[in-house]
This is a predicted structure of a 102-nucleotide RNA (Glycine riboswitch aptamer) from Caballeronia calidae. Of the family's consensus pairs, 88% are formed in the model. The coordinates come from a structure-prediction model, not an experiment, and the mean pLDDT is 76.
RNA sequence: AUCUGGAGAGAGGCGCGCUGCGCCCACCGAAGGGGAUUUCCCGCCAGGACGCCACACAAGGGCGGCCGGGCAGGAUCGAAACUCUCAGGUACAUGGACAGAU
Numbered sequence: 001a002u003c004u005g006g007a008g009a010g011a012g013g014c015g016c017g018c019u020g021c022g023c024c025c026a027c028c029g030a031a032g033g034g035g036a037u038u039u040c041c042c043g044c045c046a047g048g049a050c051g052c053c054a055c056a057c058a059a060g061g062g063c064g065g066c067c068g069g070g071c072a073g074g075a076u077c078g079a080a081a082c083u084c085u086c087a088g089g090u091a092c093a094u095g096g097a098c099a100g101a102u
Base pairs, nucleotide, nucleotide: 001102002101003100004099005098010025012024013023014022015021016020026090027089028088032086033084034083035082039075040074041073043071044070045069047067048066050064051063052062053061
């Protein structure tokens, strides 16, 4: 590239110059597109045990590194049939991820 198979969801309403386009409402995910994910760094917040210091009966206070958590930012890496529904689609036809054959 060619052939074959190939799902979902209103033949929705209104308007127009009516195989279509625009607007409105409802809906679908399987063209395309976006999101995530990994590791590291920095900051903030509260927590935990430990050590040190001072007071002291105790409760409590200050400092230090460590541990895991939350939030925000940066660098790096990054998939789907998940998710969003921008795009696309919602009788047949067309299209269609993906699969098989050549």